[in-house]
RNA sequence: GGAGGUUUAGCUCAGUUGGGAGAGCGUCUGUCUUACAAACAGAGGGUCAGCGGUUCGAGCCCGUUAACCUCCACCA
Repeated sequence: GGAGGUUUAGCUCAGUUGGGAGAGCGUCUGUCUUACAAACAGAGGGUCAGCGGUUCGAGCCCGUUAACCUCCACCA
């Protein structure tokens, strides 16, 4: 330098056909217990990596930038 992949909650990740932003774990509160844990019930938590575009409507499609990973090529 070329090609491909990933980026969504604190963490690990779904979202497969463009229209509801979610699960598990963790956190907080309550119940239970002498107390803790477990269990059960509930709550909070989001710039969907950034910018731009298409569309009535974008996490999803297109362009570009960035970070990380893989492969190929180059190098005195």
A computed fold for a 76-nucleotide RNA from Faecalibaculum rodentium, annotated as transfer RNA. Rfam family: tRNA. Rfam classes the family as a transfer RNA. The RNAcentral record of the sequence draws on ENA. The organism belongs to Faecalibaculum, within Bacteria.